A computed fold for a 72-nucleotide RNA from a Vicinamibacterales bacterium, annotated as transfer RNA. The sequence is in RNAcentral, with records from ENA. NCBI's taxonomy places the organism under Bacteria, Pseudomonadati, Acidobacteriota, Vicinamibacteria, Vicinamibacterales. It matches the Rfam family "tRNA". Rfam links the family to the GO term triplet codon-amino acid adaptor activity.
[in-house]
RNA sequence: GGGCGGUUAGCUCAGUGGUAGAGCGCCUGCUUUACACGCAGGUGGCCGCAGGUUCGAGUCCUGCACCGCCCA
Numbered sequence: 001g002g003g004c005g006g007u008u009a010g011c012u013c014a015g016u017g018g019u020a021g022a023g024c025g026c027c028u029g030c031u032u033u034a035c036a037c038g039c040a041g042g043u044g045g046c047c048g049c050a051g052g053u054u055c056g057a058g059u060c061c062u063g064c065a066c067c068g069c070c071c072a
Stems, first nucleotide, its partner, number of pairs: 001071007010024004018055001025043006048064005
């Protein structure tokens, strides 16, 4: 330099162009002498950045950045 994959909640990951979700975590309460487990409720996002297409973009297109793999 070229090709491919990835970037979404604190972490691990889902997400047919039409209100962004799950598990774990965290907080409160119940339970316990207390902790853990369990149960109930709650807490969560500028979807890497900048543009474009569209009535509408996490999703499609372009550029850039970062991470990983391959080729030279």